[in-house]
Overview
This is a predicted structure of a 156-nucleotide RNA (Lysine riboswitch aptamer) from a marine sediment metagenome. The coordinates come from a structure-prediction model, not an experiment, and the mean pLDDT is 78.

RNA sequence: GAGGAGCGGUCCUCAUCAGUAACCGCAGAAGAGGUGACAGGCCCGUAUCCUGCGGUGAAAGGGUGGAUCGCCGAAGCCUGCUUUUGUCCUGUUGCAAAAGCAGUUUGGGCUUGGGGAUAAGAUCCUCAGGACUGUCACGGCUUCUCCGUGGAGCGC
Numbered sequence: 001g002a003g004g005a006g007c008g009g010u011c012c013u014c015a016u017c018a019g020u021a022a023c024c025g026c027a028g029a030a031g032a033g034g035u036g037a038c039a040g041g042c043c044c045g046u047a048u049c050c051u052g053c054g055g056u057g058a059a060a061g062g063g064u065g066g067a068u069c070g071c072c073g074a075a076g077c078c079u080g081c082u083u084u085u086g087u088c089c090u091g092u093u094g095c096a097a098a099a100g101c102a103g104u105u106u107g108g109g110c111u112u113g114g115g116g117a118u119a120a121g122a123u124c125c126u127c128a129g130g131a132c133u134g135u136c137a138c139g140g141c142u143u144c145u146c147c148g149u150g151g152a153g154c155g156c
Stems, first nucleotide, its partner, number of pairs: 001156001004072001006071007014063001022056007033043002036093006075106002078103009107133002110130008135151006
């Protein structure tokens, strides 16, 4: 320094999320309530939670498009550790998310099938295939070159 509908960040926009959550009103039922679980408190007694109807009615994450910035282990996954957040409060623990550090692993995008996450036919992650592409090595054919096999970015 390069690969290529290459990678990631930020901002704007649009759809979805969703007529969902939440709030208000009416009616009902009756501890089985307010935390994923446990323990201790606190709230609550026609009240909380819940169910039905009506009214008002979001947002975040993820995604499309555009602009812009930084880049080519760009970046992603997995595991471990630390911190923070998620409940009315405290503690323990589980799960999830974010940030930082360490290690393993994946050359790249597309696509098929399986599995997982998610509201989701979007999108993301992973495993196993397929063709393509860049690079290196070996072999063959040598006008320019092309073909085959194999490897990995700690590479060229």